[in-house]
Formats: sequence, C1' cells, structure tokens
RNA sequence: AAAAAAUUAUAAGCGCCAGGACCAGAUUGGUUGACGAGGAAGAAGUUUAUCGAAAUUUUCGGCGGAUGCUUCUCGGUCGCUGUAUGACCUAAGGAAAAAACAAAAAAUGCCGGCAACGGCAUAACAAAGAUUUUCCGAUACAGUUGC
Repeated sequence: AAAAAAUUAUAAGCGCCAGGACCAGAUUGGUUGACGAGGAAGAAGUUUAUCGAAAUUUUCGGCGGAUGCUUCUCGGUCGCUGUAUGACCUAAGGAAAAAACAAAAAAUGCCGGCAACGGCAUAACAAAGAUUUUCCGAUACAGUUGC
C1' cells in the first nucleotide's frame, strides 16, 4: 500500500419527550411533536444559526445537538515572485439583473393499526446561496519583464 473477513458507527432541520394536544381495551399503554433547499480548515467562545414551502389550534412547548456567528491561528484567492495591509474562502472583491432547481402538506389509490396515526405510489409548486450576464474594482515596498 492492496485485498478479504468480523465488529462498531453511519442523525445534523437532526435526535429526544417530563408539558400540551389526540387515541384506546383508560390512570396505564400508545400517537403526534419541522416539509425540504443550503451549509464543515483548526481551536476557543456563543445560542431563538441561513432560506423559503405548507398551515392559520400544535411546524404549540421543552431538552440536547448542529456545518451559523464572533475572535485567534494555519493554508489560500484578488495577473507573476516575496513581505505587509484590506476584502474574501476554493468559480475565493462589490452592486444590479436574469433564468433554473425541492420535499412535505393538499388530492387520488394501496397497505398496516381497534383507534389516534403511520408507510408507500402518482403529478405539481419555492427562496436563499451558488450559477450566468452587465457595471465598478485593491493599497504600499522590493523583484521579475513573462502573458
């Protein structure tokens, strides 16, 4: 480094349930409790951590976690090399515009459950980020004189 076997883990809009709501054979047992898109250099700190969809009594309420944010550090981008500053984070500066992309709910059908409810199938519908286009765009010192 490769292959095989075994075990463990394989959740991050995620997990859990002491409240609430709901169900039943009823005081005990059970159901529900966020629908996807997007998001990870490391450490510390912090907590109501981005975006829309559905609904309009519960996606209420609570606990934990988390890729968010802040600071510092490593590495990198801003034509080439080095250093410093500034902004940024791998299509790596700012602004505007454009087009595209989801799942659930609802509907229909089937399956499981006494039930609350759950599962599966069918078709549709976003926004942000990113993308594309346009406009504007780094500073200082030293080096190189290539494109």
The RNA shown here (glmS glucosamine-6-phosphate activated ribozyme aptamer) has 147 nucleotides. Its Rfam family is "glmS glucosamine-6-phosphate activated ribozyme aptamer". Gene Ontology terms of the family: catalytic activity and regulation of gene expression. For this family Rfam cites "Control of gene expression by a natural metabolite-responsive ribozyme" (Winkler et al., Nature, 2004).